[in-house]
RNA sequence: CGGGGCGUAGCGCAGCCUGGUAGCGUACAUGCAUGGGGUGCAUGGGGUCGUGAGUUCGAAUCUCACCGUCCCGACCA
Numbered sequence: 001c002g003g004g005g006c007g008u009a010g011c012g013c014a015g016c017c018u019g020g021u022a023g024c025g026u027a028c029a030u031g032c033a034u035g036g037g038g039u040g041c042a043u044g045g046g047g048u049c050g051u052g053a054g055u056u057c058g059a060a061u062c063u064c065a066c067c068g069u070c071c072c073g074a075c076c077a
């Protein structure tokens, strides 16, 4: 330098193809059960969907640029 993957809640991920209220597990908080712990059940809080722009009535989703990260290749040695 070229090609490709990934970026969504503290952590691990789905949703993107085919635009229409942002989800799951775990963790966390509260309550209940237990003499207590562990554990189980119930309820709840937590998101600039990497950044910016475009298209659209409407974008996590489509388009463009950029950033970060990983893989492959080229180049140099």
Stems, first nucleotide, its partner, number of pairs: 001073007010026004020057001028044006050066005
A computed fold for a 77-nucleotide RNA from Methylophilales bacterium UBA4017, annotated as transfer RNA. Its mean pLDDT, the model's own confidence on a scale to 100, is 83. NCBI's taxonomy places the organism under Bacteria, Pseudomonadati, Pseudomonadota, Betaproteobacteria, Nitrosomonadales. The sequence was found in a public genome assembly. Rfam family: tRNA. By type it is a transfer RNA.